[in-house]
Context: one part of a larger RNA
RNA sequence: UGACGGGGACCCGCACAAGCGGUGGAUUGUGUUCUUUAAUUCGAUGAUAAACGAAGAACCUUACCAGGGUUUGACAUCCCUUGAAUUUUGUCGAAAGACGAGAGUGCUUUAUUGAACAAGGUGACAGGUGAUGCAUGGCCGUCGUCAGCUCGUGUCGUGAGAUGUUUGGUUAAGUCCAUCAACGAGCGCAACCCUUGCAACUAGUUGGAUUUUUCUAGUUGGACUGCCCCGGCAACGGGGAGGAAGGAGGGGAUGAUGUCAGGUCAGUAUUUCCCUUACAUCCUGGGCUAGAAACGCAAUACAAUGGCUAGUACAAUGCGCAGCGAAGCCGCGAGGUGAAGCAAAUCGCAUCAAAGCUAGUCCCAGUUCGGAUUAGAGGCUGAAACUCGCCUCUAUGAAGUCGGAAUCGCUAGUAAUCGCAGAUCAGCAAGCUGCGGUGAAUACGUUCCCGGGUCUUGUACA
Numbered sequence: 001u002g003a004c005g006g007g008g009a010c011c012c013g014c015a016c017a018a019g020c021g022g023u024g025g026a027u028u029g030u031g032u033u034c035u036u037u038a039a040u041u042c043g044a045u046g047a048u049a050a051a052c053g054a055a056g057a058a059c060c061u062u063a064c065c066a067g068g069g070u071u072u073g074a075c076a077u078c079c080c081u082u083g084a085a086u087u088u089u090g091u092c093g094a095a096a097g098a099c100g101a102g103a104g105u106g107c108u109u110u111a112u113u114g115a116a117c118a119a120g121g122u123g124a125c126a127g128g129u130g131a132u133g134c135a136u137g138g139c140c141g142u143c144g145u146c147a148g149c150u151c152g153u154g155u156c157g158u159g160a161g162a163u164g165u166u167u168g169g170u171u172a173a174g175u176c177c178a179u180c181a182a183c184g185a186g187c188g189c190a191a192c193c194c195u196u197g198c199a200a201c202u203a204g205u206u207g208g209a210u211u212u213u214u215c216u217a218g219u220u221g222g223a224c225u226g227c228c229c230c231g232g233c234a235a236c237g238g239g240g241a242g243g244a245a246g247g248a249g250g251g252g253a254u255g256a257u258g259u260c261a262g263g264u265c266a267g268u269a270u271u272u273c274c275c276u277u278a279c280a281u282c283c284u285g286g287g288c289u290a291g292a293a294a295c296g297c298a299a300u301a302c303a304a305u306g307g308c309u310a311g312u313a314c315a316a317u318g319c320g321c322a323g324c325g326a327a328g329c330c331g332c333g334a335g336g337u338g339a340a341g342c343a344a345a346u347c348g349c350a351u352c353a354a355a356g357c358u359a360g361u362c363c364c365a366g367u368u369c370g371g372a373u374u375a376g377a378g379g380c381u382g383a384a385a386c387u388c389g390c391c392u393c394u395a396u397g398a399a400g401u402c403g404g405a406a407u408c409g410c411u412a413g414u415a416a417u418c419g420c421a422g423a424u425c426a427g428c429a430a431g432c433u434g435c436g437g438u439g440a441a442u443a444c445g446u447u448c449c450c451g452g453g454u455c456u457u458g459u460a461c462a
Base pairs, nucleotide, nucleotide: 001462002461003459004458005457007456008455009454010453011452012451013450015446016445019410020409021408022407023406026300027299028298029297030296031295032294033293034291035290042053043052064286065285066284067283068282069281070280073125077124078123079121080120081119082118083117086103087102088101089100090099091098092097107114127275128274130273131272136269138264139263140262141260143258148187149186150185151184152183153182154163155162156161167178168177169176193252194251195250196249198221199220200219201218202217203216204215224246227240228239229238230237231236302403306362307361308360309359310358311357312356318349319348320347323342324341328337329336330335369400374395375394376393377392378391379390380389416438417437418436419435420434421433422432
């Protein structure tokens, strides 16, 4: 000087408390461990792994396993030889491919050849999702959007170092003020950026109306403790007015010096080592989807603030040409048919929604709750749904009556609850990313638990 303390003082945070809803019990989905397996590819493992890489494993993906093949190779450059390229077709084969038979002979040129392209050969080489994240770059997580981390000059100290950065106030903040052997400065904080809430102006098509306006998208304005009162040296704090908005208005992006030899060599790059008829590469099939058991994250429930039936109302974000696909017709339905319109403020997904509201019914039961499981019959995508997809209909109707110890999220348009869209994608969403609808309760307070910051103190620790 740090680090640590079941030392002290002060301060903060959904940290506790006050509340609301969950998890832990059930079933299912999904990830992980373990076990099993020919293989169940690999990585991630307290917080900071476990609906994570994976924004989507039937083949492909695919890295794993079994079997069948290839060896200058699936891919690149160079050299030699041959042939244009391309295309039809036979046999064998699960395919990869192997062995054959024809058609065709173009462009260019100094008529040697050259440019593509294909086949064969020779090695130089290719190739490796093989190892090392404790050799690395880059990127990322975390402490933490916490308020810290430093430097120049000066001064003090033999020196390591200190001072500044402490102290008194104040703030979300090392934010600002006052004071002070310090005076200044840098990276952080804040601001500049995006979005949302108000107004004005401008422009409007395909939008809405015929009239003010709504809407769309661009430019300005607006909020600064500016004004008033109180406290204070000041910074600032408390209250009030006006205002759409008030003291950082709400949200986002933005992450200092560093910490964890944190994560990633399987995204890519890359050191060194290793393989080179194989640890490379092609194909078929299988596996990644197994299941005694344990854990994580979710979905659905256990019902009457509800289930079912009928009627009825109101969104926003988005997406669409190998696409979205209307009306009509067929089907109980999934869906089929049909083809209009639309590269989309025009048409479609999409009646744009569900919770909601209005009626009726059920009457507290393992039920008109709950929907797992199973059987049958169908539909869709796709060469192909057996292993192993999704959906519909009929029947079946399991566990479950609110969950032990323990534990998580959340302070306002938030929690809770309701649906919609998108990426990935042929198909497949209970996951993820967005969008809107309805819309609470509580916060006395900082004693305690956890984490963090500042000062101080002890230390046989570095």
The part of an RNA shown here (small-subunit ribosomal RNA, 3' major domain) has 462 nucleotides and comes from an uncultured cyanobacterium. It matches the Rfam family "Bacterial small subunit ribosomal RNA". The RNAcentral record of the full RNA draws on ENA and SILVA. Its mean pLDDT, the model's own confidence on a scale to 100, is 82.